Bacterial RNase P class A from a Flavobacteriaceae bacterium, 296 nucleotides, folded computationally. The sequence is in RNAcentral, with records from ENA.

[in-house]
Order: sequence, then structure tokens, then C1' cells
RNA sequence: ACGGCAGGCUGUCUUAUUGCUCUUUUGACAAGAGAGGAAAGUCCGGACACCAUAGAGCAGUAUAGCGGGUAACGCCCGUCGUUCGCCUUGGCGAAUAGGACCAGUGCAACAGAAAGCAAGUACAGUUCGGCUGUAGUGAAAUCAGGUAAACUCUAUGCGGUGCAACGCCAAGUAAGAUUGCGUUUGAGGACGGCUCGUCCGAUGCAAUUGGGUAGGCGGCUAGAAUGUUGUAGUGAUACAACAUCCAGAUAAAUAAUAAGACUCGACAGAAUCCGGCUUACAGGCCUGCCUUUUUU
Repeated sequence: ACGGCAGGCUGUCUUAUUGCUCUUUUGACAAGAGAGGAAAGUCCGGACACCAUAGAGCAGUAUAGCGGGUAACGCCCGUCGUUCGCCUUGGCGAAUAGGACCAGUGCAACAGAAAGCAAGUACAGUUCGGCUGUAGUGAAAUCAGGUAAACUCUAUGCGGUGCAACGCCAAGUAAGAUUGCGUUUGAGGACGGCUCGUCCGAUGCAAUUGGGUAGGCGGCUAGAAUGUUGUAGUGAUACAACAUCCAGAUAAAUAAUAAGACUCGACAGAAUCCGGCUUACAGGCCUGCCUUUUUU
């Protein structure tokens, strides 16, 4: 220096004018802030809210070497094993759905005599019993091995629904009508399915039909938050100090115009929030490791 692998950051910038939303303000002006690393998928785990106080079992479903981290996880870190690649005899990198095949049931084309607790092709030996051995075919052939992101078994877990949760206010109609069951001998209900148990329960409950309403406020963003430094640790991370406040729309705001710059701009728009995983991604910058070549 070229190439390969892995990781991190960024992912248009500057100025001016006008415009939109929120905070602040009595109001206005002014001031401040205003889509992502994945906001995507809706795949996991939670926070929070409600169902009662969430009990037991079955069915179902999830995970799976050994340790550690985390609020938790199917996530992350370390280590062992296995597989693959590059070098050369032992390393480097990457991937990993990694408990059990003597609890049982399945599956393996073609070829082959035969693909299983049996039977038996050819040849040889023989204690004359397919008893022993060799050969053929095949990925696998004699108390067989292989396979469990095959069914299954083992161990350990899992109550459910979800911000369209939930709570409050206002307005309005007809606390309408019919039918059935029922009032402690308990109808019905307790929001994934079934059973048991427990609890609630009377101008009650269910079904059919008819009418009114669809408005406003909260939830709504100060967090398991972010950044820097230090300490401990192989690491994921933990602790401490200091500093910062970075969208809360509600049919949906974050834009338009002009000038300039160069890396000429990819994937792509929040809707309760957070931690992960998976997928998509033009270009630029940085770090580490490996091979080759060159120079000192």
C1' cells in the first nucleotide's frame, strides 16, 4: 500500500425571510424546543392500567452445555463442545435450534437376497447349529447404527387483556317494550379454553327489538433517562461524582423560498413508554485483526 473480516460514528451543511405545533406569559411580542438508527416488523421481555384476593389441576405453549449480567427476556458477555473458512500442526476468524435414541412410535429414494429385535444371495471354515468369516449392493447390513428446528420424553417456566388500557366531566333519550329464568333450595357473573374450589350477587340476569349519545379533559412524557470522567471487572455491566432536559400531534405539527458549499445525499416519518431481536441501508470518517507485497 492492496485485499478480506469484524465493530463504532455519521447519514447533507451554512445564511436569510416567511410559515406550522408545543412550553412559558393574563394575553400578545420575545425566548426555547420540534421524526429514526432503524421511527419498520408487531417477533420477545417489562413498566403502567384494569379484571377479585389470581388458588389448584388438565390441555396448550416457551426455553434447554456450564457460569455471569440485567427490572426481565427466547436478549447480552465469558467459557467448553460441534461445524466451516484461512494459515500450517497449532493458531486466528465466523456460525451455532448445544438435555434424552435402552420409555415408546416413526423416517431413510435407488441399488441390494434383505434396511430390521428378523429373515438370508455367493464362497469358505465348521463342534454340522446362519455357528463363524469373507465378498456383492448401499450413506448405513447381523443383540445394528443415524435422525428429536420428526412425533415424543425429561427438567424449568407461563392468569389474562391492553393507552382503541383506564379514569373524570358535560349533554341527551324512553331507568322503553316483549319473552324466559330467578330472589339464599342462588338465575347469572368474575374479560384465552376446560374442570374443581373460592368470591360477588337481587327494582336481578339473559335473549330479541326500539330509541339517544359518539363531545371535552386527564392518561401524555423527568425516565429501569442521556452525556463526560473515575474506580472494579477478560467482558457484558455495576458503583460514584459532575452536567443536561432533547416531540407530545389527535385526521394528524416539524415546512416553503432564495443564495452558497461539497462527501451530490441511501433505507426511510413518532402516536403510552422503555430494554432487546430481526429486516432495509448510497456515501463518508475512524478503530482492531489477518494474508500478500514493498521500504527501513